[in-house]
The RNA shown here (TPP riboswitch aptamer (THI element)) has 94 nucleotides and comes from Pseudoxanthobacter soli DSM 19599. It matches the Rfam family "TPP riboswitch aptamer (THI element)". Rfam links the family to the GO term thiamine pyrophosphate binding. Its mean pLDDT, the model's own confidence on a scale to 100, is 83.
């Protein structure tokens, strides 16, 4: 210098549903995370997230709760800095 792999910065995308009561709210279920959030997740090695979908099986008091759909279609950094690790080039000694 190059390059994998973490990790931080900035930038930039995304969701935010269901069930109950005494319904400007408060409890519950899943989950990272249900519009308290700069919080949580995601950024091409791209299942965060959307479309399909008012879907198609399962299961719940009910929901993307669980599967399939899915080697599908689309989606946002071609940014910066740093750490082991490995490799290439150059100088010096032997």
């Nucleotide at each position: 210098c190059g390059c994998c792999u973490c990790g931080c910065c900035u930038u930039g995308g995304g969701g935010u549903g269901c069930c109950g009561c005494g319904u400007u709210g408060c409890g519950g279920c899943u989950g990272a995370g249900a519009u308290c959030a700069c919080a949580c997740c995601c950024a091409u090695c791209g299942a965060a997230c959307c479309u399909g979908a008012u879907c198609c099986g399962g299961g719940u008091c009910g929901u993307a709760c669980c599967g399939g759909c899915g080697a599908a279609g689309g989606g946002a950094a071609c940014g910066g800095c740093g750490a082991u690790g490995c490799g290439c080039c150059g100088c010096g000694g032997c």